[in-house]
Molecule: c-di-GMP-I riboswitch aptamer
Organism: Desulfobulbaceae bacterium
RNA sequence: UCGCGUAAAAGGCAAACCACUCGUGAGAAUGGGACGCAAAACCACAGAUCUCGAUGAAGAGAUGGCUGGGUUACCAAC
Numbered sequence: 001u002c003g004c005g006u007a008a009a010a011g012g013c014a015a016a017c018c019a020c021u022c023g024u025g026a027g028a029a030u031g032g033g034a035c036g037c038a039a040a041a042c043c044a045c046a047g048a049u050c051u052c053g054a055u056g057a058a059g060a061g062a063u064g065g066c067u068g069g070g071u072u073a074c075c076a077a078c
Base pairs, nucleotide, nucleotide: 003078005075012037013036017032018031019030021028022027035065041071042070043069045068046067047066048063049062050061051060052059
């Protein structure tokens, strides 16, 4: 340096649920809270799922903690 994530350490994130606010909604922000996470960091590019659209379509959105892809990154057994 590369691969890998099997040892250790330091630190990091934070599901459900609760409070409150925003949104028609899927959901989101903040605080509490920890089920988990080696990218559970970032990007809606492809797929998927979900919402609005009275149904369907056009269209508009949500999820990065669903999968793939892209970008960046801590540690370091072997």